[in-house]
RNA sequence: GCUGCUUUGGCUCAGAUGGUAGAGCAAUUGAUUCGUAAUCAAUAGGUCGAGGGUUCGAGUCCCCCAAGCAGCA
Numbered sequence: 001g002c003u004g005c006u007u008u009g010g011c012u013c014a015g016a017u018g019g020u021a022g023a024g025c026a027a028u029u030g031a032u033u034c035g036u037a038a039u040c041a042a043u044a045g046g047u048c049g050a051g052g053g054u055u056c057g058a059g060u061c062c063c064c065c066a067a068g069c070a071g072c073a
């Protein structure tokens, strides 16, 4: 330098055919307990790496940039 893949709540990951973002763990609150842990219930938390485009509508399609990983030179 070229090619491919990945980038979604604190962490690990989902999200066929574009239709208003979910799970597990973690956190907080409550119940239970003499107390802790465990268990059960509830709550809060992301606008989807940055920017632009297509579309009535984009996490999902297109372009570009950035970061990481892999391969080739």
Stems, first nucleotide, its partner, number of pairs: 001072007010025004019056001027043005049065001051063003
Model confidence (mean pLDDT): 80 of 100.
A computed fold for a 73-nucleotide RNA from an uncultured Succinivibrionaceae bacterium, annotated as transfer RNA.
Rfam family: tRNA. By type it is a transfer RNA.